RNA sequence: GGGGGCGUAGCUCAGCUGGGAGAGCGUUUGAAUGGCAUUCAAAAGGUCAUGGGUUCGAUCCCCACCGUCCCCA
Numbered sequence: 001g002g003g004g005g006c007g008u009a010g011c012u013c014a015g016c017u018g019g020g021a022g023a024g025c026g027u028u029u030g031a032a033u034g035g036c037a038u039u040c041a042a043a044a045g046g047u048c049a050u051g052g053g054u055u056c057g058a059u060c061c062c063c064a065c066c067g068u069c070c071c072c073a
Base pairs, nucleotide, nucleotide: 001072002071003070004069005068006067007066010025011024012023013022019056027043028042029041030040031039032038050064051063052062053061
């Protein structure tokens, strides 16, 4: 230098064909217990890496760019 994968909550990840942003763990609060552990209930937490474009509408499609990993040279 060329090609490809990945980037979504604190962590690990899902998100089907463009229309609701989610799960588990963790965190906080409450209840049960004398307390811890544990169980149950609820809540908080997101510029969907970034910037543009297409579209009535974008995590999803297109372009650029950043990071990371792999392959080729």